[in-house]
C1' cells in the first nucleotide's frame, strides 16, 4: 500500500435503534470499629473527532484519527 478487527467512567467491561449508558475494581463522604483493614450505605465520573440515515444513533452508513492482526 491491500484487506480485516477494535476505540464506553481512572482501570476492566456490558449495553435489539427507544435504558436515568449497567456493573466490577479503585476514588471521594458517611455509618461500624480505640485506630487501620475488613464490612455497610450513599456520590462523582465515560461513549476517539466530523459528516450522514433516522421521528430517535454508543449501536447503521461514509470520512478522519490512534492501536493491533494479516499479505505483500
Nucleotide at each position: 500500500g491491500g484487506u480485516c478487527c477494535c476505540a464506553u467512567c481512572g482501570u476492566c467491561u456490558a449495553a435489539u435503534g427507544g435504558u436515568c449508558a449497567g456493573g466490577a475494581c479503585g476514588c471521594c463522604a458517611g455509618g461500624u470499629u480505640u485506630u487501620c483493614a475488613u464490612c455497610c450505605u450513599g456520590g462523582a465520573a465515560a461513549u476517539c473527532g466530523g459528516a450522514g440515515u433516522u421521528c430517535g444513533a454508543u449501536u447503521c452508513u461514509c470520512c478522519g484519527u490512534g492501536g493491533g492482526a494479516u499479505c505483500a
Molecule: transfer RNA
Organism: Candidatus Kaiserbacteria bacterium